[in-house]
Context: one part of a larger RNA
This record gives sequence, C1' cells and structure tokens, in this order.
RNA sequence: AGACGGGAAUUCGCACAAGCGGUGGAUCAUGUGGCUUAAUUCGUCGGUAAGCGAAGAACCUUACCAAGGUUAGAAAUCUAUCUGCACGGCUCUCGAAAGAGAGUCAGCCUUCGAGGGUGAUAGACAGGUGAUGCAUGGUCGUCGUCAGUUCGUGGCUUGAGCUGUUCCCUUAAGUGGGGAAACGAACGCAACCCCCGUUGUCUGUUUAAUUUGUCAGGCGAGACUGCUUCCUUACGGAAGAGGAAGGUGGGGAUGACGCCAGAUCAGCAUGUCCCUCUGAUACCUUGGGCUGCACACGUGAUACAAUGGUCGCGACAAAAGGAUGCAAGGCGGUAACGCGGAGCAAAUCCCAAAACGCGUCCCCAGUACGGAUUGAGGUCUGCAACCCGACCUCAUGAAGCUGGAAUCGCUAGUAAUCGUAGGUCAGCCAUACUACGGUGAAUACGUUCUCGAAUUUUGUACU
Repeated sequence: AGACGGGAAUUCGCACAAGCGGUGGAUCAUGUGGCUUAAUUCGUCGGUAAGCGAAGAACCUUACCAAGGUUAGAAAUCUAUCUGCACGGCUCUCGAAAGAGAGUCAGCCUUCGAGGGUGAUAGACAGGUGAUGCAUGGUCGUCGUCAGUUCGUGGCUUGAGCUGUUCCCUUAAGUGGGGAAACGAACGCAACCCCCGUUGUCUGUUUAAUUUGUCAGGCGAGACUGCUUCCUUACGGAAGAGGAAGGUGGGGAUGACGCCAGAUCAGCAUGUCCCUCUGAUACCUUGGGCUGCACACGUGAUACAAUGGUCGCGACAAAAGGAUGCAAGGCGGUAACGCGGAGCAAAUCCCAAAACGCGUCCCCAGUACGGAUUGAGGUCUGCAACCCGACCUCAUGAAGCUGGAAUCGCUAGUAAUCGUAGGUCAGCCAUACUACGGUGAAUACGUUCUCGAAUUUUGUACU
C1' cells in the first nucleotide's frame, strides 16, 4: 500500500421492512445432470451454467453412430506433360444412394502463334467442428451505470510511499461549494446522440373530397432552481406559483482503471502439437442418433374455478410483416382447410385483436372446473411425417380443491392481467425470444436485522 474482521462511524441499493403476484406441490413443454445406448456430437457449471451457444435437429443442418464408397481429394493456388474436345448427354450392369464398370453419341472461343477455359496424369500441396481459451487476437459476462482510477509539476518522507483524492456542507455522482502544501490535468460522472410527452413553422403522400384535422419528415421554441416564501456564508435544500412537463421530466444507447489464468481454438482469426501415400481425426452417401428414461435439478405454460366457465350479440389498439409474398368479399366443408382470386412492392390493399360491455345457462360438485393421456377419422407442408411435424373433428376424460422447509420478481402507466406482431422458418414440437399496445393496482413507518456496495478509521502472526 492492499486484502480480511461474527471491529467502529457515515451512506446507498426492491437489500430488508410495508405490499402485490409467483416458484417450491399437480400435469405438460423445454434445458441440464444421471442412467442407458452402436451413437445418444460438442461446449457452458455458485452469484456470472441449465427456454444458454441454438433467431427454429424428420432428410439437409450434423460436428455423433452403423454400413457402403473416394484418395492430390467436395472446394483453393501453382508447375510440368498430355488432351484439342467444352466441362457432358443417353443406354446397360451392380447398388439404398454415393460410387464403380461397360457401351454409345456429339459439340468451345480465337487475331490460327499459341493462349484462355475444360478434362486427365504426375508433383508441390490441400483438408481437419482434431488437442491446447493455462500459448493468443478479437468478442463477451461479472463486480456495476458502482463512483471511482490515475498522471505532470511541486511539497513531505532514509525508504516503500504519502499529499493532491483527506476534512466540513452538499449531490444520483471525486456533483458542486468552502477550507487546506498543494496547483493543474486525464479516463470515468454529467452534457452532447435516439425515442416519448407540449408547441410554432415549412414540406409531403394518403383519406370520397379542397381546407381543417389526424399522420410522417425537417428546422426551431420550451425547464434554467428562472420566479415567490422559508432555511443556508456559499453550494444547495424544503414548500409553492405558472406550466404539457419541475428540480436528472420518463425511457434507451453509452460500461473508467481493473478483477475472476472468468467464457469462447465449435462464429472468425491464429502459435505450437497431432491425423493424413493405400486409405485416414479428410471427403461423399444411405439409414439411425442428437427426441432414448427408474430418477434429481432449473426455467416456463396450463390449472385447481363463480372477480369463474359456456353460448349468442356488440365495440375499441399499437408496432411489425407482405411478391416463390400478404390475400378481402364469395362458394364448399362441423372444422383444420380447399376452390377461386378483387386489391396491394403498400398512410392507399391484406394478415387482424383479446381481456371488455349486454343478455342466456351452470349453483359449489372433482362439477357444464381442469384439460393430460389414449382411440378413431381427417387437413396441410414437404422427395419423405415409422422412429420424429403442426393443426382440425368426434370420443376418452388423468393428476390437480392453492402447494413443507425454503425461495423469486416488482416502487407507476410499474406489478398483475389481456391479446397482437416479428425474426429464424418449406413445415414446426414457440408455452421460448424480441418487440407492441389494451385494462390497470397496493405499499414504503423506517434502516435494528439479512445480502451486496461506497468512503473514512481501527486491528492483523495474511500478500
């Protein structure tokens, strides 16, 4: 100087408390461990792994396994020789395909030198999702959006080092003010950037329609403790007015010096090592596996009902997406869906709301709750739904009556609840993820305690 303390002081944080809703019990979905397996590819493991890499495993993907094949290779560059034709098409045999063998057919450009390109052979070489993240780059997680981390000159000290950065007040903040052997400065904080909320003006498509208005875009205005009162030396704090907005207005992006030899050699790049001249740790193909199930854990979905369920009628969004696409109205079908196709490269057309409101039935029951599981019949995508897809209809109707110890999220348009869209994508195991709007609470006395953090101080046999 650090680190640590079941030392001290001060302060902060959904950290506790006050509340609301969950998890832990049930069924299912999904991930992980374990077990099993020919293989169940690999990585990730307290916080900081486990709906994570994976924004989508039927084949492909795919790295795993079995079997069948190829060997200068599926793809790349170069050299030499040959071919003189484009690289191929067709037929036959073996075959699951890949591939192998046989037969046959014909045709490139050209400045006619040879060259370009193709193919074959030979040789240099390729190839590797093989190992090492403890050899690395890059990227990322975490402490933590916490308020810290340093430097120059000067001063102090034998020196390590200290000072500055400590102290007092204040702040979300090393934010600002005062003081002070310090004076300044840098990276962080804040501001500059984006979105939302108010408004002026300009421009513009669209809307049946000009204007208006909504909307979209540009340029501005507006908030600064500016004003009033109180406290304060000051910084600032408390209350209030005006205002769309008030003290950082709300949200986002932005993550200092560093820590964990944190994660990733399987995104990519890359050092070293290893495998590859007779057959691979490379490459191709078919099939299987990654979906396996006594069990354990994580994250979720649906429920256990009457603030509910059923049926009928009626309403109101935002943000996305749309040409191999989105598809109205219409017709068929109980439905999934099919037929057909108006419109729309979209403010124009389409996908397209639910909770909610009104009325009906149910009457507290394992039920008209709940929907797992299973049987049958279908629809769609796709070469192909057996392993292993989604959806529809009928039937079946399981566990479950609010969940032990324990534990999680959230302070306002938040929690809770209700639907909608998108990416990936032929289809989809999405209940995931990322966004969007609708309805819309309760509570915070306070900082004793739990956890984490910051500053100062104190102890230390630790570094």
About this RNA: A computed fold for a 463-nucleotide part of an RNA from a Patescibacteria group bacterium, annotated as small-subunit ribosomal RNA, 3' major domain. The organism belongs to Bacteria candidate phyla, within Bacteria.